[in-house]
RNA sequence: AGAGUUGGCUGGGCAGUCGCUCUGCCAGUGCUCAAGGCCUGCGCAGGGAGGAAAGUCCGGGCUCCACAGGGUAAGGUGCCAGGUAACACCUGGGGGGCGCAAGCCUACGGCCAGUGCAGCAGAAAGUAUACCGCCCUGUCCUGUUGGGCAGGGUAAGGGUGAAAAGGUGCGGUAAGAGCGCACCGCGCGAGUGGUAACACUUCGUGGCAAGGUAAACCCCACCUGGAGCAAGACCAAAUAGGGACCCGUUCGCGCGACCCGUGCGGGGUUCGGGUAGGUUGCUUGAGGCUAGCGGUGACGCUCGUCCCAGAUGAAUGACUGCUUUCGACAGAACCCGGCUUACAGGCCAGCUCUACUC
Numbered sequence: 001a002g003a004g005u006u007g008g009c010u011g012g013g014c015a016g017u018c019g020c021u022c023u024g025c026c027a028g029u030g031c032u033c034a035a036g037g038c039c040u041g042c043g044c045a046g047g048g049a050g051g052a053a054a055g056u057c058c059g060g061g062c063u064c065c066a067c068a069g070g071g072u073a074a075g076g077u078g079c080c081a082g083g084u085a086a087c088a089c090c091u092g093g094g095g096g097g098c099g100c101a102a103g104c105c106u107a108c109g110g111c112c113a114g115u116g117c118a119g120c121a122g123a124a125a126g127u128a129u130a131c132c133g134c135c136c137u138g139u140c141c142u143g144u145u146g147g148g149c150a151g152g153g154u155a156a157g158g159g160u161g162a163a164a165a166g167g168u169g170c171g172g173u174a175a176g177a178g179c180g181c182a183c184c185g186c187g188c189g190a191g192u193g194g195u196a197a198c199a200c201u202u203c204g205u206g207g208c209a210a211g212g213u214a215a216a217c218c219c220c221a222c223c224u225g226g227a228g229c230a231a232g233a234c235c236a237a238a239u240a241g242g243g244a245c246c247c248g249u250u251c252g253c254g255c256g257a258c259c260c261g262u263g264c265g266g267g268g269u270u271c272g273g274g275u276a277g278g279u280u281g282c283u284u285g286a287g288g289c290u291a292g293c294g295g296u297g298a299c300g301c302u303c304g305u306c307c308c309a310g311a312u313g314a315a316u317g318a319c320u321g322c323u324u325u326c327g328a329c330a331g332a333a334c335c336c337g338g339c340u341u342a343c344a345g346g347c348c349a350g351c352u353c354u355a356c357u358c
Stems, first nucleotide, its partner, number of pairs: 001354010012323007020048006026041003030038002050329001054340002057338005062228004069260004074224005079093005094108001095106004109219002114217002116213002131158002133154009166184006185208001186206005191200003232280004242271006251265005287306003291302004
């Protein structure tokens, strides 16, 4: 200097004028019977969208069913150990794969419970096979080499394929073959280290191969009620405390499906009518920030400090001046913890590789 990789910050700024919305206070012979609330105010003080607010994919808090239990089915997760309220999340390890490396990815329980699937090619695709070959015996032909036929042996060589009876070497054989041996590999058992997954320049044993695939069905282990702020609660107002038909304790309805169980006593179909207004839930939280301590880390504990949006046809907009790296993706609607996706430009730090110089 270049290329890469990991982690983090930011996402125009300053000032002025007017405007919007929330909270608290003040004022008003305002509206209302009054409270509450509303209105007014060139009032006062303070707050007002994100790192993803997006997706609605997970996990919860909260509310109701409801006093709320067991099982089956169904669904989810899938190496080990931790973190967390919890999780399919995060952290740290292990196995496998990619990369020169820093690093990255991982849908990594089980094929010896069972059932499936693997096109084409190839002789044959699971405990399988003989296409070309190699060897032996007999026989026929042939000048020799050799060739044909019949029988037997073979799977080391060649070919096909993603994959074809473990690899290398030596011996042995008619020719071969773990047929035997040495080493490697693989299975089983022990030993050592580690909480464990697992690892081993360890020891013994066996000629040993029970293929692949579960993001195939399946088996195993663990986990799981449902519905959702349009949940729910309260107030006010209005109408028709409506009509007809059917079932009813040997019954029906509720508890997501089914069974048990349990609660209730009414339930179902249809025609018709009224209202959909206001308040609350609604923001003090598994909350943020600094410091210290513990831990490899996620994170936890302690002291201190701060209050940081609550709209409801949906609030932050308009104008001006200066500046600027000339600005991307993009707006809360009960709340929180994650994951995934989108993102112009700018800044910071660690690590790896290459080249050059000292």
The RNA shown here (Bacterial RNase P class A) has 358 nucleotides and comes from a Gammaproteobacteria bacterium.
The model forms 98% of the base pairs in the Rfam consensus.
Its mean pLDDT, the model's own confidence on a scale to 100, is 77.